[in-house]
Description
Predicted 3D model of a 71-nucleotide RNA (transfer RNA) from an Anaerolineae bacterium. RNAcentral records the identical sequence in 3 taxa. Taxonomically the source falls in Anaerolineae (Bacteria, Bacillati, Chloroflexota). It matches the Rfam family "tRNA". About the family: Transfer RNA (tRNA) molecules are approximately 80 nucleotides in length. The family's RNA type in Rfam is transfer RNA.
RNA sequence: UCGGGGAUAGUUUAAUGGUAAAACGUCUGACUCUGGAUCAGAAGUUUGGGGUUCGAAUCCCUGUCCCCGAG
Numbered sequence: 001u002c003g004g005g006g007a008u009a010g011u012u013u014a015a016u017g018g019u020a021a022a023a024c025g026u027c028u029g030a031c032u033c034u035g036g037a038u039c040a041g042a043a044g045u046u047u048g049g050g051g052u053u054c055g056a057a058u059c060c061c062u063g064u065c066c067c068c069g070a071g
Stems, first nucleotide, its partner, number of pairs: 001070007010024004018054001026042005047063005
């Protein structure tokens, strides 16, 4: 330099163009002499910018970063 793949909650991963979700974790409450376990509830997320569309995590263009391959 060229080609391919990837970036979603604190972590690991889902999501046919139609309300962004689960598990673990965190917080609050119940239970308990205390803690743990268990139960109930809550907060928290689409890599940046632009475009297409009634509607974009998803399609298109482009920037950044990571991985693999070729030279």